[in-house]
RNA sequence: CCACCCUUAGCUCAGUUGGUAGAGCGCUCCGCUUAUAUCGGAGUGGUCCCAGGUUCGAUCCCUGGAGGGUGGA
Repeated sequence: CCACCCUUAGCUCAGUUGGUAGAGCGCUCCGCUUAUAUCGGAGUGGUCCCAGGUUCGAUCCCUGGAGGGUGGA
């Protein structure tokens, strides 16, 4: 320098022929226990990397940028 991939909750990741987003773990509270752990129940969570465009409507499509990764010169 070129090509491709990734970016969504505190962490690991889903998601949707475009219709206002979920799981597990975590955290908080309650139950259980002499107590802790386990277990059960309830709760808690996000300007979907940034900007612009298309659209009635964008996490999703298009363009540019940022960060990270892989490969090739």

Background:
Transfer RNA from Candidatus Zambryskibacteria bacterium RIFCSPHIGHO2_01_FULL_46_30, 73 nucleotides, folded computationally. The coordinates come from a structure-prediction model, not an experiment, and the mean pLDDT is 80. The RNAcentral record of the sequence draws on ENA. Its Rfam family is "tRNA". Its family is annotated with triplet codon-amino acid adaptor activity in the Gene Ontology. Rfam describes the family as follows. Transfer RNA (tRNA) molecules are approximately 80 nucleotides in length. Rfam classes the family as a transfer RNA.